A computed fold for a 74-nucleotide RNA from Desulfobacterium sp., annotated as c-di-GMP-I-GGC riboswitch aptamer. Taxonomically the source falls in Desulfobacterium (Bacteria, Pseudomonadati, Desulfobacteria, Desulfobacteriaceae). It matches the Rfam family "c-di-GMP-I-GGC riboswitch aptamer". Gene Ontology term of the family: cyclic-di-GMP binding. The model forms 95% of the base pairs in the Rfam consensus. It was read from a public genome assembly, where an Rfam model found it.

RNA sequence: AUAGGUAAAGCCAAACCUGUAGUAAUGCAGGGACGGAAAGCCACGGGUCAUAAAUGAUAGCCGGGUUGCCAUUA
Numbered sequence: 001a002u003a004g005g006u007a008a009a010g011c012c013a014a015a016c017c018u019g020u021a022g023u024a025a026u027g028c029a030g031g032g033a034c035g036g037a038a039a040g041c042c043a044c045g046g047g048u049c050a051u052a053a054a055u056g057a058u059a060g061c062c063g064g065g066u067u068g069c070c071a072u073u074a
Stems, first nucleotide, its partner, number of pairs: 002074002004070002011036002016031006034060001040066003044063003047058004
């Protein structure tokens, strides 16, 4: 450095419940763990969802970009 993440050390936290912001999708905080090797970050491409519309949401839908943890094994 690359593969890898079965081990070890830590990390995140679905459904559901409570509070709260929003017309809504959904976000945030607490509880809670189904899962996750980027389930860290970025709406760039596609998808999906909300809205009367402008527009917005989703990174735990997929691709892409970017940064990062471990150091057993080869």